[in-house]
Molecule: FMN riboswitch aptamer (RFN element)
RNA sequence: UUGCGUCUUCGGGGCGGGGUGAGAGUCCCCACCGGCAGUAAAGUCUGCGAGCCAACGGCUGACACGGUGCGAUUCCGUGACCGACGGUAUAGUCCGGAUGGGAGAAGGCGAGC
Numbered sequence: 001u002u003g004c005g006u007c008u009u010c011g012g013g014g015c016g017g018g019g020u021g022a023g024a025g026u027c028c029c030c031a032c033c034g035g036c037a038g039u040a041a042a043g044u045c046u047g048c049g050a051g052c053c054a055a056c057g058g059c060u061g062a063c064a065c066g067g068u069g070c071g072a073u074u075c076c077g078u079g080a081c082c083g084a085c086g087g088u089a090u091a092g093u094c095c096g097g098a099u100g101g102g103a104g105a106a107g108g109c110g111a112g113c
Stems, first nucleotide, its partner, number of pairs: 001112001004110007016030004031093002033083002035048004043081002051059003063079005085096003
């Protein structure tokens, strides 16, 4: 120096107020949240993880307009939109599978150059 091997650690946030009701953090009004890599800094671009299925494989959500700039669906402004499965009064925010898994991040050691 490279990330080739190996090991260790880390690795997801959010319901506060009001209404209806016998009962709702689940419905209605307002509120709040945003994994990893890439790229001009991204929940909404590209890819990945998670999740789901009939499981060597497959499926899988959501953005426009204006501004600055060499360059931005990433920044700034405005207005929008999206969010697995099981449980329960219908859940992105509660409980559960999960003291789980995980893209990946940082570091130690070794090998190679």